Transfer RNA from an Anaerolineales bacterium, 72 nucleotides, folded computationally. Its mean pLDDT, the model's own confidence on a scale to 100, is 83. Taxonomically the source falls in Anaerolineales (Bacteria, Bacillati, Chloroflexota, Anaerolineae). Its Rfam family is "tRNA". The family's RNA type in Rfam is transfer RNA. The RNAcentral record of the sequence draws on ENA.

RNA sequence: GCGGUAGUAGCUCAAUGGCAGAGCGCUGCACUGUGGAUGCAGUGGUUGACGGUUCAAGUCCGUUCUACCGCC
Numbered sequence: 001g002c003g004g005u006a007g008u009a010g011c012u013c014a015a016u017g018g019c020a021g022a023g024c025g026c027u028g029c030a031c032u033g034u035g036g037a038u039g040c041a042g043u044g045g046u047u048g049a050c051g052g053u054u055c056a057a058g059u060c061c062g063u064u065c066u067a068c069c070g071c072c
Stems, first nucleotide, its partner, number of pairs: 001071007010024004018055001025043006048064005
């Protein structure tokens, strides 16, 4: 230099172009001698960045950044 894969909540990951979710975590309450466990309620996001297509984009297209893999 060329090609490919990945990037979404604090973490691990989902989401057929049609309301962005789950588990864990965190907070409060109940329970408990205390803690843990358990139960209930709550808390969570510029979907890496910038543009484009579309009635509608996490998803499609272009550019770009980061990480990893391969080729040279």